This is a predicted structure of a 473-nucleotide part of an RNA (small-subunit ribosomal RNA, 5' domain) from an uncultured prokaryote. Its Rfam family is "Bacterial small subunit ribosomal RNA".
Context: one part of a larger RNA
RNA sequence: GAACGUACGCUGGCGGCACGCCUAACACAUGCAAGUCGAACGAAGUAGCAAUACUUAGUGGCAGACGGGUGAGUAACAUGUAGGUAUCUUACCUUUGGCCUGGAAUAACACGAGGAAACUUGUGCUAAUACCGGAUAAGCCUGGGGAUCUUCGGACCUUACACUAUUGGAUGAGCCCGCGUCGGAUUAGCUAGUUGGUGGGGUAAUUGCCUACCAAGGCGACGAUCCGUAGCUGGUCUGAGAGGAUGAUCAGCCACACUGGGACUGAGACACGGCCCAGACUCCUACGGGAGGCAGCAGUGGGGAAUAUUGGACAAUGGGCGCAAGCCUGAUCCAGCCAUACCGCGUGUGUGAAGAAGGCUCUAGGGUUGUAAAUCCCUUUCAGCGGGGAAGAUAAUGACGGUACCCGCAGAAGAAGCCCCGGCUAACUCCGUGCCAGCAGCCGCGGUAAUACGGAGGGGGCUAGCGUUGUUC
Numbered sequence: 001g002a003a004c005g006u007a008c009g010c011u012g013g014c015g016g017c018a019c020g021c022c023u024a025a026c027a028c029a030u031g032c033a034a035g036u037c038g039a040a041c042g043a044a045g046u047a048g049c050a051a052u053a054c055u056u057a058g059u060g061g062c063a064g065a066c067g068g069g070u071g072a073g074u075a076a077c078a079u080g081u082a083g084g085u086a087u088c089u090u091a092c093c094u095u096u097g098g099c100c101u102g103g104a105a106u107a108a109c110a111c112g113a114g115g116a117a118a119c120u121u122g123u124g125c126u127a128a129u130a131c132c133g134g135a136u137a138a139g140c141c142u143g144g145g146g147a148u149c150u151u152c153g154g155a156c157c158u159u160a161c162a163c164u165a166u167u168g169g170a171u172g173a174g175c176c177c178g179c180g181u182c183g184g185a186u187u188a189g190c191u192a193g194u195u196g197g198u199g200g201g202g203u204a205a206u207u208g209c210c211u212a213c214c215a216a217g218g219c220g221a222c223g224a225u226c227c228g229u230a231g232c233u234g235g236u237c238u239g240a241g242a243g244g245a246u247g248a249u250c251a252g253c254c255a256c257a258c259u260g261g262g263a264c265u266g267a268g269a270c271a272c273g274g275c276c277c278a279g280a281c282u283c284c285u286a287c288g289g290g291a292g293g294c295a296g297c298a299g300u301g302g303g304g305a306a307u308a309u310u311g312g313a314c315a316a317u318g319g320g321c322g323c324a325a326g327c328c329u330g331a332u333c334c335a336g337c338c339a340u341a342c343c344g345c346g347u348g349u350g351u352g353a354a355g356a357a358g359g360c361u362c363u364a365g366g367g368u369u370g371u372a373a374a375u376c377c378c379u380u381u382c383a384g385c386g387g388g389g390a391a392g393a394u395a396a397u398g399a400c401g402g403u404a405c406c407c408g409c410a411g412a413a414g415a416a417g418c419c420c421c422g423g424c425u426a427a428c429u430c431c432g433u434g435c436c437a438g439c440a441g442c443c444g445c446g447g448u449a450a451u452a453c454g455g456a457g458g459g460g461g462c463u464a465g466c467g468u469u470g471u472u473c
Base pairs, nucleotide, nucleotide: 001473002472003471004470007468008467009466010465013345014344015343016342018340020337021303026301027300028299030298031297032296035062036061037060040059041058043056044055045054046053047052069256070255071254079180080179081178083176084175085174087173088172092169093168096165100134101133102132103131109124110123111122112121113120114119146157148155149154182228183227184226189219190218191217194216195215196214197213198212199211200210201209231253232252233251234250235246236245237244238243258279259278260277261276262275281292282291283290284289309335311334312333313332317331318329319328320327321326348378350376358369359368360367361366382414384409385408386407387406388405392400417462418461419460420459421458422443423442424441428457429456430455431454432453438445439444
């Protein structure tokens, strides 16, 4: 000098744009944040004379694996980059088929029972695109048997069984690998599923992934192991660069969801607002037993130097479901708060010497404040008041919003502070104080003439900010 997710002190007019718990991954009252489909199904209810229409608790389908949050853990194939394949992939596009025929239940419901509740349970009834059979061409896949060929991978022929669509793509994901990726040697040895092989198991798939047996390997001063610290990257800040520091906002990947463990369902989870078990905590209880999980958006307590509204709308963009109408969406778009950062604008313009008054100073003449003020002339940005009024949206639909913008009106009117003035470093005098009170980034000032303390006048710097503290270069 530059920068900051800053904070503090003094001060504070307007607008645009962006950001806003860095600390306790501390605990959370309340509301909302994931539903939708009646064109899968029975049933009940409402309206109606009826036909029918509408509503929905339940069964069923799809979606709740996305979107949103946080950075605790992780020094690792986590991430970045460049490759690989032994794999899967709902919905979508594409190829070729099929869509035939039966069966048995069950929720809802009705009637009971238990319980304080959460809820549980018995009997009976009923439906389906729910569930379970049978049949089915081509193709594909798998296993067994066999003749021939073979590059020893397989090809080809025949037969049988099982499954249920199938071919290719796109997308998404899994796995493997080269290289890069913090500090400590006052951590030097580490390792027993450990390293490799065979058989078996397991997975969508390769592999000690698991297991039995066999061998004795594997890693390490090119830093293993251990300890500490840390999400990684695109980027960001600084710097002429090399580099150093950093990883807020935005974007990609990863990990986590009260703590620990586990699986279920599913194309996909070992699942933030699903399930089960254990633990801590909180709440309800009739003491028998139950309920909960804001690191979603607001908000509360707490911690802290410190960080916002319990707002509006689905109008746009996007997402879920649906044939659709549409419903849902604290994603998102907006509004509110904050000089927190950046950018822009204003607080007037011209004139005006009797160089007024007042202040300060003085060698008492004067000097300075100072064209500064007053005066006179002019203007009206911004703010204010009145009127008109968009684009964003397509035929319709606008939260923002009577917003942006435009026109008119009045009047200099409503709008300047902060730090510094010994040297570094731009800017000087008087008074007070008297090694006191105090200042201070370094050198250092102050003990009776202090340009260094405090006040005043004057001056310098920056300006809706200024100064201080902290951190990085």
The prediction has a mean pLDDT of 82. The full RNA is in RNAcentral, with records from ENA.